[in-house]
Molecule: Guanidine-I riboswitch aptamer
Organism: Paraburkholderia saeva
RNA sequence: GCAAUGGACGACUAGGGUUCCGGUCUGCGUGGCUUCAGCGCCUGCAGAUGCUGGUCCGAGAGUGGUCGACCUCAGGCGAGGUUACACGGCGGGAUAAAAGCCCGGGAGAG
Numbered sequence: 001g002c003a004a005u006g007g008a009c010g011a012c013u014a015g016g017g018u019u020c021c022g023g024u025c026u027g028c029g030u031g032g033c034u035u036c037a038g039c040g041c042c043u044g045c046a047g048a049u050g051c052u053g054g055u056c057c058g059a060g061a062g063u064g065g066u067c068g069a070c071c072u073c074a075g076g077c078g079a080g081g082u083u084a085c086a087c088g089g090c091g092g093g094a095u096a097a098a099a100g101c102c103c104g105g106g107a108g109a110g
Base pairs, nucleotide, nucleotide: 007067008066009065011063012062015057016056020054021053022051023049024048025047026046027045028044031042032041033040068083069082070081071080072079073078085105087108091103092102093101
């Protein structure tokens, strides 16, 4: 100086919004309880709201695991070791929507 490899899958978390569930608020309504009546409680529908949560998305630079790859010993078909380093926009994309997801180990920086 050059070539090759530096990987795959899955679980979880940081994080994320709002499709569904739930919560809260408002409106409307049916019936029940209660009251002299009103108020109040249960119940149904619709809308708004991200609201501790469940479902969902989720890391190259987060955590663990399984496999693979490479090296050494062994040849009793197994055992051991390694799998490093990693600052990072703006903008765009998908999905219901957003994000540390994807563009992207990008642009750029030292």